[in-house]
RNA sequence: GCUUGCUACCAGGCGUCGAGUGGCGGACGGGUGAGUAAUAUUUGGGAAUCUGCCCUAAAGUGGGGGACAACUCGAGGAAACUCGAGCUAAUACCGCAUACGUCCUACGGGAGAAAGCGGGGGCUCUUCGGACCUCGCGCUUUAGGAUGAGCCCAAAUUCGAUUAGCUAGUUGGUGGGGUAAAGGCCUACCAAGGCGACGAUCGAUAGCCGGCCUGAAAGGGUGAACGGCCACACCGGGACUGAGACACGGCCCGGACUCCUACGGGAGGCAGCAGUAGGGAAUAUUGGGCAAUGGGCGCAAGCCUGACCCAGCAAUGUCGCGUGUGUGAAGAAGGCCUGCGGGUUGUAAAGCACUUUCAGUUGAGAAGAAAAGCAUAGUGUUAAUAGCAUUGUGUCUUGACGUAACCAACAGAAGAAGCACCGGCUAACUCUGUGCCAGCAGCCGCGGUAAUACAGAGGGUGCAAGCGUUAAUCGGAAUUACUAGGCGUAAAGGGUGCGUAGGCGGCUCUUUAAGUCGGAUGCGAAAGCCCCGGGCUUAACCUGGGAAUUGCAUUCGAUACUGGAAAGCUAGAGUUUGGUAGAGGGAAGUGGAAUUCCAGGUGUAGCGGUGAAAUGCGUAGAUAUCUGGAGGAACACUAGUGGCGAAGGCGGCUUCCUGGACCAAAACUGACGCUGAGGCACGAAAGCGUGGGGAGCAAACAGGAUUAGAUACCCUGGUAGUCCACGCCCUAAACGAUGAUAACCGGCUGUUGGGGGAAUAAAGUCCCUUAGUAGCGAAGCUAACGUGAUGAGUUCUCCGCCUGGGGAGUACGGUCGCAAGACUAAAACUCAAAUGAAUUGACGGGGGCCCGCACAAGCGGUGGAGCAUGUGGUUUAAUUCGAUGCAACGCGAAGAACCUUACCUGGUCUUGACAUCCUGCGAAUCCUUUGGAGACAGAGGAGUGCCUUCGGGAGCGCGGAGACAGGUGCUGCAUGGCUGUCGUCAGCUCGUGUCGUGAGAUGUUGGGUUAAGUCCCGCAACGAGCGCAACCCUUGUCCUUAGUUGCCAGCACGUUAUGGUGGGAACUCUAAGGGGACUGCCGGUGACAAACCGGAGGAAGGUGGGGACGACGUCAAGUCAUCAUGGCCCUUACGACCAGGGCUACACACGUGCUACAAUGGAUGGUACAAAGGGUUGCAAGUCCGCGAGGCGUAGCUAAUCCCAUAAAACCAUUCGUAGUCCGGAUUGGAGUCUGCAACUCGACUCCAUGAAGUCGGAAUCGCUAGUAAUCGCGAAUCAGCAUGUCGCGGUGAAUACGUUCCCGGGCCUUGUACACACCGCCCGUCACACCAUGGGAGUGGAUUGCAAAAGAAGUAGGUAGCUUAACCUUUUGGAGGGCGCUUACCACUUUGUGAUUCAUGACUGGGGUGAAGUCGUAACAAGGUA
Repeated sequence: GCUUGCUACCAGGCGUCGAGUGGCGGACGGGUGAGUAAUAUUUGGGAAUCUGCCCUAAAGUGGGGGACAACUCGAGGAAACUCGAGCUAAUACCGCAUACGUCCUACGGGAGAAAGCGGGGGCUCUUCGGACCUCGCGCUUUAGGAUGAGCCCAAAUUCGAUUAGCUAGUUGGUGGGGUAAAGGCCUACCAAGGCGACGAUCGAUAGCCGGCCUGAAAGGGUGAACGGCCACACCGGGACUGAGACACGGCCCGGACUCCUACGGGAGGCAGCAGUAGGGAAUAUUGGGCAAUGGGCGCAAGCCUGACCCAGCAAUGUCGCGUGUGUGAAGAAGGCCUGCGGGUUGUAAAGCACUUUCAGUUGAGAAGAAAAGCAUAGUGUUAAUAGCAUUGUGUCUUGACGUAACCAACAGAAGAAGCACCGGCUAACUCUGUGCCAGCAGCCGCGGUAAUACAGAGGGUGCAAGCGUUAAUCGGAAUUACUAGGCGUAAAGGGUGCGUAGGCGGCUCUUUAAGUCGGAUGCGAAAGCCCCGGGCUUAACCUGGGAAUUGCAUUCGAUACUGGAAAGCUAGAGUUUGGUAGAGGGAAGUGGAAUUCCAGGUGUAGCGGUGAAAUGCGUAGAUAUCUGGAGGAACACUAGUGGCGAAGGCGGCUUCCUGGACCAAAACUGACGCUGAGGCACGAAAGCGUGGGGAGCAAACAGGAUUAGAUACCCUGGUAGUCCACGCCCUAAACGAUGAUAACCGGCUGUUGGGGGAAUAAAGUCCCUUAGUAGCGAAGCUAACGUGAUGAGUUCUCCGCCUGGGGAGUACGGUCGCAAGACUAAAACUCAAAUGAAUUGACGGGGGCCCGCACAAGCGGUGGAGCAUGUGGUUUAAUUCGAUGCAACGCGAAGAACCUUACCUGGUCUUGACAUCCUGCGAAUCCUUUGGAGACAGAGGAGUGCCUUCGGGAGCGCGGAGACAGGUGCUGCAUGGCUGUCGUCAGCUCGUGUCGUGAGAUGUUGGGUUAAGUCCCGCAACGAGCGCAACCCUUGUCCUUAGUUGCCAGCACGUUAUGGUGGGAACUCUAAGGGGACUGCCGGUGACAAACCGGAGGAAGGUGGGGACGACGUCAAGUCAUCAUGGCCCUUACGACCAGGGCUACACACGUGCUACAAUGGAUGGUACAAAGGGUUGCAAGUCCGCGAGGCGUAGCUAAUCCCAUAAAACCAUUCGUAGUCCGGAUUGGAGUCUGCAACUCGACUCCAUGAAGUCGGAAUCGCUAGUAAUCGCGAAUCAGCAUGUCGCGGUGAAUACGUUCCCGGGCCUUGUACACACCGCCCGUCACACCAUGGGAGUGGAUUGCAAAAGAAGUAGGUAGCUUAACCUUUUGGAGGGCGCUUACCACUUUGUGAUUCAUGACUGGGGUGAAGUCGUAACAAGGUA
């Protein structure tokens, strides 16, 4: 107000939210490691301090005053916020009083506090509010404690000396100031100090520790998580407040950045928890809860707490568990391999029988919770039954995790195995693909057609919810060596001495107790590690106790050793005396020989020089020779593994000055010693400066040679320099590649200086000792070589130096120097080695010994000509292929017209020309004919076999299908076999033993000898094997046996003639078996050996001649085209057949041969003498024909019977007469013969004619040493035919060999080596190209910093009285005090100038490294060709 009930509204109470005043806390907790090499940390000490809350104790808590927020009003501003006026409370603020103890003091005195709030109440009082009493929480003062904090000291705490000097508030004192507190902390004055080689200063890097990782330890690395300390909070500065800060989530200022803005001005600080972006190889959720533990505030309830407790994400780590268990051989299928039999995957699977952890579903379900609160009963305090404290009982609740742990039920082997590796290290192997590609790789290294190494597969090995990779640390690494290394030659002894600091130091005694040793005490946090227990089913994990924490400090002892102090000693060291040797040093003087030059004499054409020459000198008189002179330098002989010196170094003689060493015997000093960072001095040669000097020598330079070149080696000259004085330089393979000092540890020998002794007439000799200097050598040492009292042995002390090779003793910086340069001295980058000593080989323009037709001595050739033949090259449709230095080239090929034949062109075939199997047909086979170049295709005819169990079979032909055939296609660098070669050279090895760490050595080397590793002797070797030789064949001699086809002495017969015949068995011969030759015998040499030389005998003499025979191995030697064979490739063709062509081409080059160039010959005629072979698809006589090749023809012969088949050179005659010929025969024309299907391409031979080059061969090069070379013919294989080739055979038949210097090859020993693919090796530097890192560089840009200035915000302190001001005082005016302002000092940012350091970058430029088959030379390794 009005509808009596609802409400706008007013007042009060309670509760909640929000603002403000006030209190406490925001200095804890949480994060991070930027800064910091000491204002830090660690350990142990110390005195001049503060400490809120907490504990103990003592004393108080009286009485007043004035404000300011909030609030109201007003104003400004975009905002943040601010200003003015007014009101107000307090445990906010300010005086007064009191003050035992407190503080100050000039000892008189002076100064300085406080606050209330809540509960209860018997006595007493009351203005009924209360006073008062009491309890609790507060407040004030003081003392003590606890806790926390501040300060001081000692020691420890990264790297750099290419950072050596730093410092003015610096060091100390006095006065003053300041602080909680000592102090240059600050200030004034005074003094001139302080730090530093025990590393100051400067630069770089870094939080420190308990601990963690590693390691046997000592150490090394590291500082995540957990814990202690420090520092920081966007960057820099500053103070305020406070008990505590110069404050992470406070303030002010400067700066950078981000955001808002109205352009005036404001805001911000995740190195809190989550989260976002960016960066990055890479690191989580914008979760739940205060339930527990803890913290702050509060009387308490409680509130706050990204501290914390939990959950989420990540195999990030640790631990535990599962993915099944048993059985199961047809050893399934599949995979893989295969020697095709099998093996393996593999009891693995399947199958059968079980189990159910974990995961899943369903259910059930502890502990983490103790308290606090509330109620109540005691006890204590009290006047008290309030209150508080405490004990008991009751009650009420409190869990984020959590669908958790644990338990039960259910179902079903059900849902659950990967990764790396398999060449060695290192456990684990095969196939396929690939083919120095793709790829692998930790190191070594795999891959170029058979990859256990790449990729895949099968199998295997190792780990396992993980496994590998990458990055990092320690270990192994004794490879920085403290424990615990080295320095002669591997990296490493300073060039040498003197000496400072330092380090180390003889004997005795006393003392001390620093080092040292022992005991006790304190500290050394906890966690961690270790040991013994306990709790989660176990473990990881958690937890109790102990030990340990190797250290520091205090204290008490011990006194051997070291140190300190004191006293002594003489053995170390030194001094004195007397001697000795010496190229020790410096200075002055002086001598002869020689070179050169000058002058003169004699003398004439060369001298000089070299591998050979030339340049040069000389007729203007050299060289040579003689005389005289000048000048400089060096000092022959003596002279010496001799001497002296610290080293460098020192050499005629004399004098002067001077250092050191050694010896002997005494005396003296009394540890005076040793070493020696820095430092100082000396320090060859060359070089530099100034001035001299300059004979010889001689860089540079010139000329001459050499050479492809020769800026060298050689020669002719020649200047600096070499010499002297003074001053620098300061380095050497300054070497004994060996620092100094001291002690100890077997010997022998030489030599220098000194002393002693023995013996001796003397000299010579011997012994001992000492100081040097040499040679050998024991133990020991050493990687070995070696060293070995002069240590590289065993020890003590001190110094220097080293830590893979290159880059590099370089760059930069510094110091020194006149310069040259010296000293000090890195890094980037790059490699997997570089190095030492020794071993075995190989090699040497190293040495020694030896051999060989290797050279030499000879004989004959090749290279020149023509031809033959092979090769290269070229050509071609094809000129098939192979062989390529010796060791390919008359080779495979012992024989290409077709064939061969592999090549080319053309035509054909596709289970094929050839093999096996299946099937069908047919005997096989032969003949004729057509087409075609032929292969082939077609047609016709003849023929009907053999065996049989009557089914069929064997063989052959044709057709068909598929398995397969086939390949002279590739790889000889996948192979077997065979072969060549070094080389018929004398070597190559083994067992056992011995030596050596070992590789290895020895044997096997040495002295002799041989053809020989043959034999003998010696010897740490003794034996053996393969090689040598012998055994085998052949030839040379003899014997025995045998006697045809061979032979014919004697006997006989016969012939023109002939072993023709009888006969013979002697001879030759044939072919079987024996003998013989062995250095056996003699002489000499030798070593008494082996053996060699000579001789005898003998057919033969030292292996009689010849052959076969070829060690271990070398050359990836040759051959896939003899054959065999792995792998790869082709399959209507890279296979097969056929015809023709080619292998036979021809500007050219080479090899091997033949024939010649002639008279030792050619031609013509005549006359002799072989051996070894071959012959029936054959050799073929005789006869006849032909000029001849040959033809016709057919005796003989299956061969000591017959034939090929007359051997030729030779010899005897004649001729030619030195010529392109009577040499030579090419080439060409013509005519023929033979073989053969066929001589055109493309055969051989014959005859006639033709008659080329060639007149003995350049450089170079080959063979051969005796029945050989040379020369002469004969035969055979191959073969239809076709040798100048090849392989054999005999005839005639020489010369020469002094010898091993040289060329080539080889063997043994030795030496050097940087070689080992082994000298056809290795290897150096410039230049050119590419890439990489680095130095210099006109400069340019950044960062840090020194000095001198400028500048001066905020702040603090001082000053000031311009403005202003509540409490207190006051005489009411003012004062005290405060604030604002101004100013001074200090000072951050910032600015300027000038330096320093450092990083980045820079045209150009210097060297360095790496790369590849570049260019030029050949410097080094051998005597590397000049050591």

This is a predicted structure of a 1427-nucleotide RNA (small-subunit ribosomal RNA) from a metagenome. Its mean pLDDT, the model's own confidence on a scale to 100, is 84. Its Rfam family is "Bacterial small subunit ribosomal RNA". Its family is annotated with structural constituent of ribosome and ribosome in the Gene Ontology. The sequence is in RNAcentral, with records from SILVA.